[in-house]
Molecule: c-di-AMP riboswitch aptamer (ydaO/yuaA leader)
Organism: soil metagenome
RNA sequence: UGCCGAAUCCAUGACGUGAGGUCAUGGACCGGGGGACCCAUUUGUUGGGGCGAAUCUCGCCUACUUGAGCGAGAAGCGCAGGCUCUUUCAGCGCUAGCCCGUCAGCUAACCCCGGAGGCUCACGAGAGAGA
Numbered sequence: 001u002g003c004c005g006a007a008u009c010c011a012u013g014a015c016g017u018g019a020g021g022u023c024a025u026g027g028a029c030c031g032g033g034g035g036a037c038c039c040a041u042u043u044g045u046u047g048g049g050g051c052g053a054a055u056c057u058c059g060c061c062u063a064c065u066u067g068a069g070c071g072a073g074a075a076g077c078g079c080a081g082g083c084u085c086u087u088u089c090a091g092c093g094c095u096a097g098c099c100c101g102u103c104a105g106c107u108a109a110c111c112c113c114g115g116a117g118g119c120u121c122a123c124g125a126g127a128g129a130g131a
Base pairs, nucleotide, nucleotide: 002119003118004117008028009027010026011025012024013023014022015021029115030114031113032112033111034110039105047103048100049099050098051097055074056073057072058071059070060069076094077093078092079091083130084129085128086127087126088125089124
């Protein structure tokens, strides 16, 4: 200067600093879950489910198979011509982790929860729309 992501903004009060700030309360906004009729479902220890792009297939390795690990591919996701959005080709990268606890399809009313964390100084070529 920007990026991933819902993860931002405002007000009041208290405390505190040279400055920055911390805590509490309330509101706005953004995001997620549960939850009827109707509809859908034949599934249920081979447990099941949620957040998230983060799933699947093949091969190698391997104490027989598996597991873990490695490689490749498919699907999916993100990035850059520095105003934004959509899109094509090429390029680069990711494809994790965590949670519920035997339980949840959709779902109006209604109820509940989150608003973190981690990166970057690098930066190809076209089309369209808007500001």